[in-house]
C1' cells in the first nucleotide's frame, strides 16, 4: 500500500430480508439458622459508525473506523 476475515447485551455466542434470542453473570422472591446451590420472575441491545437499495435491512451495497490475519 494491496487484499481477505471478523464487529449484535457487562462476558462468550446464534440469527443469510419480516417485531433480536441463548449460555454464564447482574437484580429481585421462593427456599436456608447463613452462604451457596435449586427454583420462578425480571432488567439490560436502538446489531461498530454513516450514507444507499428495498414496502421492510442485524442480514445486501459503498465510504469511513476498530481488530485479527496475508502479500508486497
Nucleotide at each position: 500500500g494491496c487484499c481477505c476475515a471478523u464487529u449484535u447485551a457487562g462476558c462468550g455466542u446464534a440469527g443469510u430480508g419480516g417485531u433480536a434470542g441463548c449460555g454464564c453473570g447482574u437484580c429481585a422472591g421462593u427456599c436456608u439458622u447463613g452462604u451457596a446451590a435449586a427454583c420462578u420472575g425480571a432488567a439490560g441491545g436502538u446489531c461498530g459508525g454513516u450514507u444507499g437499495u428495498u414496502c421492510g435491512a442485524a442480514c445486501c451495497a459503498g465510504c469511513c473506523a476498530a481488530u485479527g490475519g496475508g502479500c508486497a
This is a predicted structure of a 72-nucleotide RNA (transfer RNA) from Jimgerdemannia flammicorona. The prediction has a mean pLDDT of 84. The RNAcentral record of the sequence draws on ENA. It matches the Rfam family "tRNA".